Context: one part of a larger RNA
RNA sequence: CGUGGAAACUUGAGAAGAUUCUUCUUUAGUACGAGAGGACCAAGAAGGAUAAACCUCUGAUGUACCAGCUGUUCUACCAAGGGCAUCGCUGGGUAGUCACGUUUAGUUUUGGAUAAGCGCUGAAGGCAUAUAAGCGCGAAGCCGGCUUCAAGAUUAAGUUUCAUAGGCUACUAGUAGACCACUAGUUUGAUAGGUGGCAGGUGUAAGUCCAGCAAUGGAUUCAGCCGAGCCAUACUAAGCAGCCAUCGG
Numbered sequence: 001c002g003u004g005g006a007a008a009c010u011u012g013a014g015a016a017g018a019u020u021c022u023u024c025u026u027u028a029g030u031a032c033g034a035g036a037g038g039a040c041c042a043a044g045a046a047g048g049a050u051a052a053a054c055c056u057c058u059g060a061u062g063u064a065c066c067a068g069c070u071g072u073u074c075u076a077c078c079a080a081g082g083g084c085a086u087c088g089c090u091g092g093g094u095a096g097u098c099a100c101g102u103u104u105a106g107u108u109u110u111g112g113a114u115a116a117g118c119g120c121u122g123a124a125g126g127c128a129u130a131u132a133a134g135c136g137c138g139a140a141g142c143c144g145g146c147u148u149c150a151a152g153a154u155u156a157a158g159u160u161u162c163a164u165a166g167g168c169u170a171c172u173a174g175u176a177g178a179c180c181a182c183u184a185g186u187u188u189g190a191u192a193g194g195u196g197g198c199a200g201g202u203g204u205a206a207g208u209c210c211a212g213c214a215a216u217g218g219a220u221u222c223a224g225c226c227g228a229g230c231c232a233u234a235c236u237a238a239g240c241a242g243c244c245a246u247c248g249g
């Protein structure tokens, strides 16, 4: 841009992917075989590789979380803190992301047509012959079945509803994201921030008091602080508004 304009829900022409492999147990030391050896069929279990999803567990990261420690500088000094030193170093770590973690899957008796191969009926050619007419069986392979995309499938499909319909700009944001787009909202509101509570992390703050000459220890104190998580709450910000477009006139 097209498919008269829209919103929602579908169909599937077509395309892509998957449909995997191994070992063990039973059948059975059976059939077979002189022996050595050693099955088909069928049932069950475990695992490898691959793919997808997820974060409950394990683990990694977690540069605006917590604590410890060193040097220096600043807050006049003490104490307590801020800055810098690879995030200064070290020990942990929420959400998120991830695998080394967890879960699931390949689907069945299977449908159709076949390959090699094996057959039935059967003449030419009174026999024989799976073939000449005709009819079957037969593979992880082929076509379906399974998953995903899919009407620019210009053959531009269909169904329902709407017609002063609908959409965009703008603003608050994230389950989305380079931008755009997408998604959730815009007071008829929980979209983000703040606040309150909870979870979770760190590990017992400062100040004061007590013990000790002091370093230090103890009590107050499972304290204090706390990013992303959950619930609640209009306190703050989503103000006011503008534009496009249509059956049509």
Base pairs, nucleotide, nucleotide: 001152005162006161007160008159009158010157014149015148016147017146020048021047022046023045024044025043026042032037050105051104052103053102054101058099059098060097061096065092066091067090068089069088070085071084072083073082074081075080111143112142117137118136119135120134166244167243168242169241170186171185172184173183174182191237192236193235194233195232196231197230198229200226201225202224207220208219209218210217211216